[in-house]
Guanidine-I riboswitch aptamer from Marinobacter sp., 104 nucleotides, folded computationally. The organism belongs to Marinobacter, within Bacteria. It was read from a public genome assembly, where an Rfam model found it. Its Rfam family is "Guanidine-I riboswitch aptamer". Gene Ontology term of the family: regulation of gene expression.
RNA sequence: CAAAUAGUCAACUAGGGUUCCGGCCUGCCGCAAAUCGCAGGUGCCUGGUCCGAGAGUUGACGACCUUUUCCAAGGUUACACGGCGGGACAAAAGCCCGGGAGGA
Numbered sequence: 001c002a003a004a005u006a007g008u009c010a011a012c013u014a015g016g017g018u019u020c021c022g023g024c025c026u027g028c029c030g031c032a033a034a035u036c037g038c039a040g041g042u043g044c045c046u047g048g049u050c051c052g053a054g055a056g057u058u059g060a061c062g063a064c065c066u067u068u069u070c071c072a073a074g075g076u077u078a079c080a081c082g083g084c085g086g087g088a089c090a091a092a093a094g095c096c097c098g099g100g101a102g103g104a
Base pairs, nucleotide, nucleotide: 007061008060009059010058011057012056015051016050020048021047022045023042024041025040026039027038028037062077063076064075065074066073067072079099081102085097086096087095
């Protein structure tokens, strides 16, 4: 100086929107009122379902190293500032592009 490895999966959280549920509003259900039901609107509606972190948490596996006749046991798995813009799903996002561009 260069190359390679620095991993995968799951649960959860920060966060996110609005398919579905619910909330709220309006209308219809005509003797009148209420309830139920139906339809529409609303996410500057706390919520449930849902999406969800490279730089967040936890766990399992894997990898590497050491010991061991074998079984197996132990250790390590570091560091990490980051746009604009675009993409998907219903839609948005710390998701993906992306340990990117750029910066120190």

The coordinates come from a structure-prediction model, not an experiment, and the mean pLDDT is 83.